c-di-GMP-I riboswitch aptamer from Ornithinibacillus californiensis, 87 nucleotides, folded computationally. NCBI's taxonomy places the organism under Bacteria, Bacillati, Bacilli, Caryophanales, Ornithinibacillus. The sequence was found by an Rfam model in a public genome assembly. The model forms 95% of the base pairs in the Rfam consensus. Model confidence (mean pLDDT): 85 of 100. It matches the Rfam family "c-di-GMP-I riboswitch aptamer". Gene Ontology term of the family: cyclic-di-GMP binding.

RNA sequence: GUGUUGAAAAGGCAAACUAUUCGAAAGGGUAGGACGCAAAGCUAUGGAUCUAAUGUUUAAAGAAACGAUGAUCGCCUGGCUACCAAA
Numbered sequence: 001g002u003g004u005u006g007a008a009a010a011g012g013c014a015a016a017c018u019a020u021u022c023g024a025a026a027g028g029g030u031a032g033g034a035c036g037c038a039a040a041g042c043u044a045u046g047g048a049u050c051u052a053a054u055g056u057u058u059a060a061a062g063a064a065a066c067g068a069u070g071a072u073c074g075c076c077u078g079g080c081u082a083c084c085a086a087a
Stems, first nucleotide, its partner, number of pairs: 005085002012037002017032006035074001041080003046076002048072003055066004
C1' cells in the first nucleotide's frame, strides 16, 4: 500500500410519525424527529414488490379485470466510489 474483517475513535445517514408541498396513485421533496444502518453513499443491471394514469376488454351506466412507460437502492442481487483501524 492492497484485500478480507469491523473491537475502538472521529464522524455520517435517518425509519415510523407530524407539518407542508409535488404526484392519478404508489411514492418523492423540505423541516422537525430517531427505528435502526459499516456503505441505510451513488447507480434501475437482473429479479422481486407496490400503484394503475393514458390505454384495452367486459357494456348502455356504475363497477371489475389486464396493463408500466411510473415507483421502491432502508427488498435481494450486480456495478462504481468511500472514513478509521484493533485482531